């Protein structure tokens, strides 16, 4: 300095090809069941989708540029 893959809830990840409600586990929290804990049953909270700008009525998605992690090749 080339080439690919990655980035979303506290942790792992889906969705993205085809623009149209932000999802799962699992953890947190509260509530049920228990003598009582664990399990197990209901809820509920928690996101500027890595940053900025574009395009659209409408961006996690589509286009630029950058920012960082992981491999390849030198």
């Nucleotide at each position: 300095c080339g080439c690919g893959g990655g980035a979303u809830a506290g942790a792992g990840c889906a969705g993205u090809c085809c623009g149209g409600c932000a999802g799962c586990u699992c953890g947190u929290u509260g509530g049920g069941c228990u003598c009582a804990u664990a399990a197990c049953c209901c809820a509920a909270a928690g996101g500027u989708c890595g940053u900025u700008g574009g395009u659209u009525c409408a961006a996690a998605u589509c286009c630029a540029a950058c920012u960082c992690c992981c491999g390849c090749a030198a």